[in-house]
Molecule: SAM riboswitch aptamer (S box leader)
Organism: Arthrobacter sp. Bz4
RNA sequence: CAACCAUCCAGAGCGGCUGAGAGACCUGGCUCGUUGAAGCCGCAGCAACCACCCCUCGGGGCCGGUGCUACUGCCAGGACCGAUGGAGA
Repeated sequence: CAACCAUCCAGAGCGGCUGAGAGACCUGGCUCGUUGAAGCCGCAGCAACCACCCCUCGGGGCCGGUGCUACUGCCAGGACCGAUGGAGA
């Protein structure tokens, strides 16, 4: 990082710093937020994509690589939609 594959109604939050916005983008709604949003850091947890293990195509969740931890990817419509992982270049 163009193209490819899989998933996106389940699950899981506290503390510190900071200080006004946030839920990807556009329109319209809805919601969260100074009783502290987003972000960063620490710790904890969830999950099971890769790896690993049991050896069967089902299961496990101790260690590793990621991911995730309000609301169905918040909802409807839109678009070269987006995000994450794998594989690959």